[in-house]
About this RNA:
The RNA shown here (small-subunit ribosomal RNA) has 1408 nucleotides and comes from an uncultured bacterium. Its mean pLDDT, the model's own confidence on a scale to 100, is 85.

RNA sequence: AGAGUUUGAUCCUGGCUCAGGACGAACGCUAGCGACAGGCUUAACACAUGCAAGUCGAGGGGCAGCGGGGGUGCAGGCUUGCCUGCACCUGCCGGCGACCGGCGCACGGGUGAGUAACACGUAUGGAACCUGCCCGCCACAGGGGGAUAACCCGGGGAAACCCGGCCUAAUACCCCAUGCCGCCCGGACCGGGCAUCCGGACCGGGCGAAAGGAGUAAUCCGGUGGCGGCUGGGCAUGCGGCGCAUUAGCUUGACGGCGGGGUAACGGCCCACCGUGGCGACGAUGCGUAGGGGUUCUGAGAGGAAGGCCCCCCACACUGGUACUGAGACACGGACCAGACUCCUACGGGAGGCAGCAGUGAGGAAUAUUGGUCAAUGGGCGGGAGCCUGAACCAGCCAAGUCGCGUGAGGGAUGACGGCCCUAUGGGUUGUAAACCUCUUUUGCCGGGGAGCAAAGUGCCGCACGUGUGCGGUUUGGAGAGUACCCGGAGAAAAAGCAUCGGCUAACUCCGUGCCAGCAGCCGCGGUAAUACGGAGGAUGCGAGCGUUAUCCGGAUUUAUUGGGUUUAAAGGGUGCGUAGGCGGACGCUUAAGUCAGCGGUAAAAUUGCGGGGCUCAACCUCGUCGAGCCGUUGAAACUGGGUGCCUUGAGUGGGCGAGAAGUACGCGGAAUGCGUGGUGUAGCGGUGAAAUGCAUAGAUAUCACGCAGAACUCCGAUUGCGAAGGCAGCGUACCGGCGCCCAACUGACGCUGAAGCACGAAGGCGUGGGUAUCGAACAGGAUUAGAUACCCUGGUAGUCCACGCCGUAAACGAUGAUUACUAGGUGUCGGUGGGUAUGGACCCAUCGGUGCCGCAGCAAACGCAGUAAGUGAUCCACCUGGGGAGUACGUUCGCAAGAAUGAAACUCAAAGGAAUUGACGGGGACCCGCACAAGCGGUGGAGCAUGUGGUUUAAUUCGAAGCAACGCGAAGAACCUUACCAAGGCUUGACAUCUCGAUGACGAAUGUAGAGAUACAUUUUUUCUUCGGAACAUCGAUGACAGGUGGUGCAUGGUUGUCGUCAGCUCGUGUCGUGAGAUGUUGGGUUAAGUCCCGCAACGAGCGCAACCCUUAUCUUCAGUAGCCAGCAUAUAAGGUGGGCACUCUGGAGAAACUGCCGUGGAUAACACGGAGGAAGGUGGGGAUGACGUCAAAUCAUCAUGCCCCUUAUGUCUUGGGCAACACACGUGCUACAAUGGCUGGAAACAAAGUGAAGCGAGACGGUGACGUUAAGCAAAGCACAAAAACCCAGUCCCAGUUCGGAUUGUAGUCUGCAACUCGACUACAUGAAGCUGGAAUCGCUAGUAAUCGCGAAUCAGAAUGUCGCGGUGAAUGCGUUCCCGGGCCUUGCACACACCGCCCGUCAAG
Repeated sequence: AGAGUUUGAUCCUGGCUCAGGACGAACGCUAGCGACAGGCUUAACACAUGCAAGUCGAGGGGCAGCGGGGGUGCAGGCUUGCCUGCACCUGCCGGCGACCGGCGCACGGGUGAGUAACACGUAUGGAACCUGCCCGCCACAGGGGGAUAACCCGGGGAAACCCGGCCUAAUACCCCAUGCCGCCCGGACCGGGCAUCCGGACCGGGCGAAAGGAGUAAUCCGGUGGCGGCUGGGCAUGCGGCGCAUUAGCUUGACGGCGGGGUAACGGCCCACCGUGGCGACGAUGCGUAGGGGUUCUGAGAGGAAGGCCCCCCACACUGGUACUGAGACACGGACCAGACUCCUACGGGAGGCAGCAGUGAGGAAUAUUGGUCAAUGGGCGGGAGCCUGAACCAGCCAAGUCGCGUGAGGGAUGACGGCCCUAUGGGUUGUAAACCUCUUUUGCCGGGGAGCAAAGUGCCGCACGUGUGCGGUUUGGAGAGUACCCGGAGAAAAAGCAUCGGCUAACUCCGUGCCAGCAGCCGCGGUAAUACGGAGGAUGCGAGCGUUAUCCGGAUUUAUUGGGUUUAAAGGGUGCGUAGGCGGACGCUUAAGUCAGCGGUAAAAUUGCGGGGCUCAACCUCGUCGAGCCGUUGAAACUGGGUGCCUUGAGUGGGCGAGAAGUACGCGGAAUGCGUGGUGUAGCGGUGAAAUGCAUAGAUAUCACGCAGAACUCCGAUUGCGAAGGCAGCGUACCGGCGCCCAACUGACGCUGAAGCACGAAGGCGUGGGUAUCGAACAGGAUUAGAUACCCUGGUAGUCCACGCCGUAAACGAUGAUUACUAGGUGUCGGUGGGUAUGGACCCAUCGGUGCCGCAGCAAACGCAGUAAGUGAUCCACCUGGGGAGUACGUUCGCAAGAAUGAAACUCAAAGGAAUUGACGGGGACCCGCACAAGCGGUGGAGCAUGUGGUUUAAUUCGAAGCAACGCGAAGAACCUUACCAAGGCUUGACAUCUCGAUGACGAAUGUAGAGAUACAUUUUUUCUUCGGAACAUCGAUGACAGGUGGUGCAUGGUUGUCGUCAGCUCGUGUCGUGAGAUGUUGGGUUAAGUCCCGCAACGAGCGCAACCCUUAUCUUCAGUAGCCAGCAUAUAAGGUGGGCACUCUGGAGAAACUGCCGUGGAUAACACGGAGGAAGGUGGGGAUGACGUCAAAUCAUCAUGCCCCUUAUGUCUUGGGCAACACACGUGCUACAAUGGCUGGAAACAAAGUGAAGCGAGACGGUGACGUUAAGCAAAGCACAAAAACCCAGUCCCAGUUCGGAUUGUAGUCUGCAACUCGACUACAUGAAGCUGGAAUCGCUAGUAAUCGCGAAUCAGAAUGUCGCGGUGAAUGCGUUCCCGGGCCUUGCACACACCGCCCGUCAAG
C1' cells in the first nucleotide's frame, strides 16, 4: 500500500466482498509449564443456608452464664486440720448475655433499572450556604430537680410480640445561675463593592451553655460556648456531548412582580394577590434510545465506534410513596404505609427482601469456591490490650487474554524400510527426517536447604529529662507457605496441534464421486479425466494454540471539514418576486468581538507518548516529564466584524433615441371549411395497399350565385424577434410591463443570493354558464388479422373556443440554478452609437447589447464544452449517495374530484448504469458480385420400375450419415464369404503375437465313420543339423504374464474430410493517434475476376491468400520413326501386306507463340476501358490441380491410430442356417416412358475418342431362334482381342389409337457364373402386355462446344449397374437489366445483441 467482481474487450461511475487490528466473548479440534491481568454482556428474574457492623465495663444500673475470692453445709482421703469434690449463700474481684447511654451504622461493598437532566464533563460564582470526628486559638464547667429501661410481680398471644403494676442509675432528660462570645432588635461611625449589600469597631435592650470517668496520686481521657482552619457537601450559571420534523407549535405555577411561608441557603420550592407573559426552525413540545466522564478500540490524521475491569461523579436497593433520627439519609443488611410475590400459622395473625461474599434454581451460546486469614493495607469502636471487618490480602476453578519458556542440540546417505507419485528393469518425494553415534538437562519428577513481604505495636528490663514522651536491650509477632529462590540426582527421558492449499492468498498431485453427495467470504466449483466435493500423500501458514461465528473501526475519498459530486452515470427546484439567514465595492479614523502572541490558573490519579529504574527477560510494576481545551491577565491591529467620516466604478434615478409575434381589452378583414336556399347537371361519389361501412335517382359528388356559423390566421417566415418561465404570429386602436444604446445631471453600496412565503405556470382534467365550423378521446360500424378491445377507413360524444373559478403537473430540456470577475482568435446575423470613404443600392473601422457557427489553451470517463463554458476564481440556494421493492405503503397537508406534495420499511439481487471499441444483426442506407433473379432450354414433383432413407415389422431386419453441407451417402458392387446382426452348436492362453516349462518327431495330407458343419475318432504316409551332450523347427499339453473386442466416448484426441468459398479476404513489424479496448495501414477517388493495379493519404513496409509458376487442350517449329503413316518410287493387291521412305496424319521429347506488345479514342499525362490491325489463339484463350485467417464442440473411435472406461468359459473366437433383400405407408436420387423431330423393318461395310486384357481379352469356324456352347488363331498388346460405335443418312411401313406407343408384371422353357442361384443373381427365347396420353402446390440444372441428345469404356467384380468415374459424336436457345428472392464482398448508420436475431426480452395463464 491494495485486490476480486458488471464487458467479447475498454475507460468511467457505482455497489458488494476480501486481506488488518480489536474483544468481559461463544463454538469446534487440540493441550506441557510459569508470571501478570480477567471471568452473568441474558432475567434490576426468584432465592435455601452461612457469613458481610459493630464496639465501649475507663458513662450507668446490674449479675443470667464463666472464672476467682470469702462464707455455710455434706462427702471422701488421711499427715486431725489440711487437701480434694459437690451443693448453697455472697457483685467482693476478673469479666459480662440482655438493658439504659455514647460513637459508628450516610463509610466500605454491589448494580446500571431509571434518567436527554445542571445527571455528567469543563470553567466560573456564592455579597445566598452547612460541615460530626480532626487541628489551632479564646473562655468556661456553680447549684438544683424529676423520671425511665433492665430486674421483679401479674396478664394476653400458637407465634411474632404486647400490656399493666412496683423499684432504680447515669457522660440519658429538665430547671436556675454565669456569658468570652454568638443570635435578634434599635442607634450612629469607618472601609469596601456592579447591585440587593458586605466587612470592622462602639453603645443600649432581649435570648442562649456544660458531665463526668479512670487512677493512691501525678496525670490522662472526656464536657460546654465561640472564632479560625481542614475535609466533605448543598446551590446557581456559561459552554459541551443523541435519533426522529412521517413530532411544529408548547405552557396556567405556566413567565414575571409585591408580600408571606419554608429551608443550612437562593429560588413559584410552596401560598395569597397583581400583570400577561415565557419557550420555539440556532429545533420548543412529543416519541424512541441511553447512566455520564477519565478513558478503550480503530484510524496517517480528521474522524468513527464503545463506556466491561480500574478511578471520579450520579442514580438505585422487591415495586411505589413518606417522613423520623442524625453533623450528614429521605437511609442496600433502619422505620411506616400501599402493592406484587414467597414462607410460617392454632386461621385470629405474623415474617421476609443477596443489584454485599460464597452458593441454588431459572434464563442463556456463555461466565468460577457455600475456601483461608485479619499477617499486611485500610475502616469502626475503645485510654489501651483488643474486638469486628466476604473491604482487603491470599489460595481454588477456567487457554478466556497478554507476555515468557519448553517439547531437545550436533553429527549422520545405502539418500534404509514403509507410504505417495511417475514417462514404472528405473526415477522423484517424505528426507538428515528415522535408525545409529556424541552431547546438554530449561520445565516436569525425586531429595535437601530456604526467603523477602515485618514497619510498627505489645509485654518485660534499663537510661534520660520537661512525668509522658524519647532512646537502648530483650521477647513476641505470617493466612499465603516449606511457596518463590538455591543446591544435588536420574534421564532425551514426560510434553504438538490446528487451519488451509481455484483466484483474491503462501501452499499440488493421486484416488473416489458424477449438477449426486457436497463446498462457498466474493467471483464461483460439481453433469466420467474436479489442483474448488470426500479421502490419501505432499506442501503452506500459525503454534499451546489454531480455526469458525457474533460485534466495532479500518480499507470506504462509499456522507468527502481535511476530502466527492449534479449535460448524458444517482443528482439543478418549472419560473419569478421576496422574508429570515449567508456573503458583500474604494479611501481614512477608531474599537478590539473574532484572530495572533507572552504570562498565570485549571486540566485528579490511573491511562497514552518519551526518558530512567525493579521483578533472571518480557508482559507487569514503579519514578520523572510532556497536554489540546476552558478561565483569567497583558499586549499586537494586517485581515474579518462593530462604530464613524468620505468617494463613485456596483446598483438606482433623470434626459434623448430605438427595436420587438411581450401582455390585456375592444373593433375590423379575407381565404378555407361546414351548413342553408336557389340554379346547372347526372350516376356515381368517397375512401384504401386493396376494399367495405358511409353518402347518392327523395338527384349526391362536381359547378355557379346568395346567405349563415364558428374556429384558425396562407404568403412574408428566417439557427429572426420578444418574454422570468409556461409561451407569443391577420389588421387597427387604447391601456400597460420589460429591454437596448447614447449623455453623465442626481442618490451614494441603496448590492448578490434566497430556506419558509407569495405569485405565475403548456397540454389535459374538474365546476358553473355560453358557444360548437373543423378536428376528435369514449363509442358504433367497416376492414386487417389466428385473434385485433390497435395501427387503416366511415361516422361521432366529451373536449377543442369564450367568461369566471379550481387543478399545479410535463422529455416544464440547453436533460446544463442565479450573480459576478478573468481567460487566443475567426466568421454570420439582430438592435443601437461614433468615425471613415463612396454617394445610385452600399461598404470599411471601432464600440455596447442580443442570438448562432468554427476553433486555441484549459476541462472532461469519453462524447464533447470552449467569452452564451461543461475553463479559472468568488458568493448564495437546490439536489445526489448501488439496482429492484417505489415515487409505492402508512401518516400529514392541499384539492370538488381526478390527484398532487412530503415520502419509508420488510424482502431481494451482484449487479443496475454512462461513454466509447470490435464484431454480429436490421422487414436501415450507398456501391458491387454470383445461373441469385430475370430471359431461355431441359428436367423433378403425377406413372411403372431401380436405388437410398424414414417408419413399421422382425429372433435379427448390424452400424454410421441428418437443412444447405444425410438420403444411387461410407458401399469401386451383402447368394456362402464379406458380416459387424439373429438362432443353434462348439472352444477358453484362445482364430492372431511374444515369453516360460514339459512331451512328441512331427505338422500336414489322403481315405473311412459320425455330424448341419465346426469338430471328433480310426487307418496309411512322414523332419533337419550335430562336437551325439544337444540345438533349430513344427505340433500337442500345462502355467501365467497376456491375447482379443466393428464394445462406449468424434463433447478426451491425432489423422483425414465436408461447408461458407476459388469468396477476396485475413494478418504482422515499425511508426503515429487514443487514458484504454482499439484505430491507422486495409479507409478515400478511379479500376479489376481479384486487398488487381494506379493516384491520394501518418503512414512505411512485409506475410498468408489473388495472380503467375504445374498438368491438359488449341497453332507452329525441331528431334525421333515402330507395332503408327503412305505423297512420290517399286512390288503385290484381300489388307501399308512387303521393299523403301519419314513428306503428311499421328505418337512423345524439346522449343516458339500472347505481352494490352502495336494503332486510335476516352481517362488524370495513371491504372484501365472501348474499338482496330495482325494472329491458330486477345485482353486470366478453354479446362484441371491448387482452398488464406477462421466458422460450424460439423463428420468419422466401423479405414487407421489413440487416452480413459468397460467385457475376459465372453461384449473374445469357430461353425451351420437365417438376416442386412421384410412392407399398409412417406420422402430423396435415378431409369424407362407416355410417342410421328417418333416406333418398327430393311439398306448404305458412314464417321470416334478414351480405355481394358494372362485365373485374361478371345478373332475365325461350327452348333443353337437366342443367351450361349464347342473348338481355336493372335495378343503381356500404337502389333492381337474386347469392338458392333450410336444418334446420323436412305427407303418402306404405322396414321394419333392406350396404338406396330409403353414395357411393368406373370407363366413356361433355357443359358452362364459359382461348393451352392429357395429365401436372394444376371441374361435368353416364347407367351402375357399393367400404370402411363406430359404431370397440383412447389422445385432443380445450365451462359458454348455449354444445355439437350447419342452411344463407347473403365474401376469394383466368380457372377451380379438404370449407380459412379471417364470418353468422344450431334449440337442449341437466351441474357432487357439488377426493382425483387437467395448467398456473398466493401463503406456507413442504429443497437438494451456478444451462446451474437434460431439473439434479447415483456405481459398473461397453468403447474410446482